[in-house]
Context: one part of a larger RNA
RNA sequence: CUGGGCGUAAAGCGCGCGUAGGUGGUUUGUUAAGUCUGAUGUGAAAUCCCAGGGCUCAACCUUGGAAUGGCACCGGAUACUGGCAGGCUAGAGUACGAUAGAGGAGUGUGGAAUUUCCUGUGUAGCGGUGAAAUGCGUAGAUAUAGGAAGGAACAUCAGUGGCGAAGGCGACACUCUGGAUUGAUACUGACACUGAGGUGCGAAAGCGUGGGUAGCAAACAGGAUUAGAUACCCUGGUAGUCCACGCCGUAAACGAUGUCUACUAGCCGUUGGGUUGUAAUGACUUAGUGGCGCAGCUAACGCGAUAAGUAGACCGCCUGGGGAGUACGGCCGCAAGGUUAAAACUC
Numbered sequence: 001c002u003g004g005g006c007g008u009a010a011a012g013c014g015c016g017c018g019u020a021g022g023u024g025g026u027u028u029g030u031u032a033a034g035u036c037u038g039a040u041g042u043g044a045a046a047u048c049c050c051a052g053g054g055c056u057c058a059a060c061c062u063u064g065g066a067a068u069g070g071c072a073c074c075g076g077a078u079a080c081u082g083g084c085a086g087g088c089u090a091g092a093g094u095a096c097g098a099u100a101g102a103g104g105a106g107u108g109u110g111g112a113a114u115u116u117c118c119u120g121u122g123u124a125g126c127g128g129u130g131a132a133a134u135g136c137g138u139a140g141a142u143a144u145a146g147g148a149a150g151g152a153a154c155a156u157c158a159g160u161g162g163c164g165a166a167g168g169c170g171a172c173a174c175u176c177u178g179g180a181u182u183g184a185u186a187c188u189g190a191c192a193c194u195g196a197g198g199u200g201c202g203a204a205a206g207c208g209u210g211g212g213u214a215g216c217a218a219a220c221a222g223g224a225u226u227a228g229a230u231a232c233c234c235u236g237g238u239a240g241u242c243c244a245c246g247c248c249g250u251a252a253a254c255g256a257u258g259u260c261u262a263c264u265a266g267c268c269g270u271u272g273g274g275u276u277g278u279a280a281u282g283a284c285u286u287a288g289u290g291g292c293g294c295a296g297c298u299a300a301c302g303c304g305a306u307a308a309g310u311a312g313a314c315c316g317c318c319u320g321g322g323g324a325g326u327a328c329g330g331c332c333g334c335a336a337g338g339u340u341a342a343a344a345c346u347c
Base pairs, nucleotide, nucleotide: 003319004318005317006316007301008300012315014201015200016199017198021194022193023192025088026087027086028085029084030083031082033081034080035077036076037075038074040072041071042070049065050064051063052062053061054060091191092188093187094186095185096183097182098181099180103177104176105175106174107173108172109171110154115149116148117147118146119145120144121143125136126135162169163168206247207246208245209244210243211242215241216240220236221235222234223233258314259313260312261311262310263309266292267291268290269289270288271287272286273285274284275283276282296303297302320347321346322345329340330339331338332337
């Protein structure tokens, strides 16, 4: 390489959009590139194989045949694939009506709570722990009442509930805006699927500039614990967490399960539509989201119409452990670093 694989053994890119490429519904005609068939030429000789012959045999020599992945050209076939031309509507999309939603962006508003400050009441403790101490407090704390400021997060509702491609999204109102589902008709007429490169989005932490800083809190300081304690516990506390703009581009980015399509027993929940009507806690249907489970699959665990079943299309990835997701080089980045990615050696 071939092959075999990728939920947990090595292996699905974090997720979209999309270029080239690969693949592609149904029907008619045509073409004859692929495909099939026949003929011709070529495919040197030697070697190999088969049948003879010659050295007393054999090796060896020799004659004939066969074989020779194939290639070129000519004639023919037309089912399938392809090309060209025309048609269709079951895929895909558009229009119209309706529905649900923490989908996204911006602006504004609200209440509870923490903290700080001011004022009143009030007096000796408060706080914290396994126990303490550091700490705060007679310069009046903690507690309690009223007021003010400011920042961050939105209890209950809340739900194997919803929305989003993923990351993710949760107070309320408004503005702008993406997608989905559903219903009946009309329209376009294969416009589709996947997608190397490419491009966009992408938690947290981190970085740059400028703001902001209530709470929390790496680092740091102190108190404890301990043999020690650079920790766990406690008192403090700075970056950061928040906002704007710009980077970074990684996560156990997980369903550890790529995307799309078709097919294959049932049962029980739940969310959003639709149809029906004995208006029921019903039946049917559709799009999600869960729990069981047949066949089947699996090394087992388990999966089981939301498949890890049965098939097809396309992409990505794996090929013993360590060395190593490292070195070197390239590309990207302000940096941190990311990405691509070996070998020696060793078991």
Small-subunit ribosomal RNA, central domain from Marinomonas agarivorans, 347 nucleotides, folded computationally. The coordinates come from a structure-prediction model, not an experiment, and the mean pLDDT is 88. The organism belongs to Marinomonas, within Bacteria. It was read from a public genome assembly. It matches the Rfam family "Bacterial small subunit ribosomal RNA".